[in-house]
Context: one part of a larger RNA
RNA sequence: CUGGGUGUAAAGGGAGCGUAGACGGAUGGGCAAGUCUGAUGUGAAAACCCGGGGCUCAACCCCGGGACUGCAUUGGAAACUGUUCAUCUAGAGUGCUGGAGAGGUAAGUGGAAUUCCUAGUGUAGCGGUGAAAUGCGUAGAUAUUAGGAGGAACACCAGUGGCGAAGGCGGCUUACCGGACAGUAACUGACGUUGAGGCUCGAAAGCGUGGGGAGCAAACAGGAUUAGAUACCCUGGUAGUCCACGCCGUAAACGAUGACUACUAGGUGUCGGGUGGCAAAGCCAUUCGGUGCCGCAGCAAACGCAAUAAGUAGUCCACCUGGGGAGUACGUUCGCAAGAAUGAAACUC
Numbered sequence: 001c002u003g004g005g006u007g008u009a010a011a012g013g014g015a016g017c018g019u020a021g022a023c024g025g026a027u028g029g030g031c032a033a034g035u036c037u038g039a040u041g042u043g044a045a046a047a048c049c050c051g052g053g054g055c056u057c058a059a060c061c062c063c064g065g066g067a068c069u070g071c072a073u074u075g076g077a078a079a080c081u082g083u084u085c086a087u088c089u090a091g092a093g094u095g096c097u098g099g100a101g102a103g104g105u106a107a108g109u110g111g112a113a114u115u116c117c118u119a120g121u122g123u124a125g126c127g128g129u130g131a132a133a134u135g136c137g138u139a140g141a142u143a144u145u146a147g148g149a150g151g152a153a154c155a156c157c158a159g160u161g162g163c164g165a166a167g168g169c170g171g172c173u174u175a176c177c178g179g180a181c182a183g184u185a186a187c188u189g190a191c192g193u194u195g196a197g198g199c200u201c202g203a204a205a206g207c208g209u210g211g212g213g214a215g216c217a218a219a220c221a222g223g224a225u226u227a228g229a230u231a232c233c234c235u236g237g238u239a240g241u242c243c244a245c246g247c248c249g250u251a252a253a254c255g256a257u258g259a260c261u262a263c264u265a266g267g268u269g270u271c272g273g274g275u276g277g278c279a280a281a282g283c284c285a286u287u288c289g290g291u292g293c294c295g296c297a298g299c300a301a302a303c304g305c306a307a308u309a310a311g312u313a314g315u316c317c318a319c320c321u322g323g324g325g326a327g328u329a330c331g332u333u334c335g336c337a338a339g340a341a342u343g344a345a346a347c348u349c
Stems, first nucleotide, its partner, number of pairs: 003321004007303002012317001014201004021194003025088007033081002035077008048066007091191001092188003095184004103177007110154001115149007125136002162169002206247006215241002220236004258316006266294013298305002322349003331342004
């Protein structure tokens, strides 16, 4: 390389948009590049295969035929691929009608709670633990009442509920913007699928500048525990967590399962729609789209998966090829840095 694979053994890119490319619906006509077929030329000799022959045989040598699977020119075929013309509506998209949603961005706003401040009541404890101590408190704490300040997060509703490509999204209101779904069948007429490079998004932590800082809390300090205790427990506590703008670009970024399409028993929940029926707060049947559980065939090393496939097939991309060395070294690109991306070998088992 081929082959075989990628849920858990090595292996699906964190996610999307999309360029080149690859692949691509139905009907009819044209062309004939691929494809098939005929002819001609060429495909040196030797070697090779077949049939003969010559050295006593063989090796070896000679003769005839084949082959040399190729290339070129030319005549034809038109199913398939290609190309071109015309047409179509089942793919795809648009329109119209409708309901669902923590989808996004921005502004505004609400109540509970923690902390702090002020004032009142009130007196000796509070707090914390396995037990304690550090800590707070007669300069009046804890508790309780009233008022105020400020920041962050949104109890109940809440649900293997919903939305989003993924990351993710949850008080309420408003504005703007995106997507999906159902119904309809008016319009376009293959406009599709995938997608190397590329571009965009991308939790937390971290970085830069400027704000903010209630609670929590790396680091740090103290108290305990212990043989020790640079921990687990306790008392404090700074970065950070929050906001704006700009970087970073990684995660067990997980369903450890790439995207799209078609097909292949059933049963039972739930969410959003439609249709029909009935004795109608509801129930039954059916259908489309999500989201779960169980389960047949089949698959699988087993576990398990099973119409949301890990089944049966097709298209395209990514990735794997024994363990360690190593996601390291070197080089390159990116980054303010931290580092990220790409990514070996010697050696060893």
Predicted 3D model of a 349-nucleotide part of an RNA (small-subunit ribosomal RNA, central domain) from an uncultured bacterium. Model confidence (mean pLDDT): 88 of 100. Its Rfam family is "Bacterial small subunit ribosomal RNA". Its family is annotated with structural constituent of ribosome and ribosome in the Gene Ontology.